RNA sequence: UUUUUAUCAAGAGCAGUGGAGGGUUUGGGCCCGAUGAAACUGCGGCAACCGGCCAAAUAUGGUGUCUGGUGCCAAUGCCUUCCCGAAUAGGGAGCGAUGAGAU
Numbered sequence: 001u002u003u004u005u006a007u008c009a010a011g012a013g014c015a016g017u018g019g020a021g022g023g024u025u026u027g028g029g030c031c032c033g034a035u036g037a038a039a040c041u042g043c044g045g046c047a048a049c050c051g052g053c054c055a056a057a058u059a060u061g062g063u064g065u066c067u068g069g070u071g072c073c074a075a076u077g078c079c080u081u082c083c084c085g086a087a088u089a090g091g092g093a094g095c096g097a098u099g100a101g102a103u
Base pairs, nucleotide, nucleotide: 002102003101004100005099006098007097008096013043014042015041016040017039021032022031023030027080028079029078044073045072046071048070049069050068051066052063053062054061055060077095082092083091084090
């Protein structure tokens, strides 16, 4: 890289460097940003998965007052764009992100 699978309406900051972008398919919106964007660094936090520990009993639950492996810390994956639908309701698919596994 490819592929399988689970989750994606909750949660979580302050500084330093930096100096204009950012919100992760495409388009259209809307929002954040010189009261400082992206990125990097330090410390802090959240708790989704794996792991640890405890309880269960082979479905699983609890625990971050658990060292750890990742991840995350504006707005539902910000909304919509594809399909069903009268619909701006509601639902589905696709794409994407993260974890775990396989190749």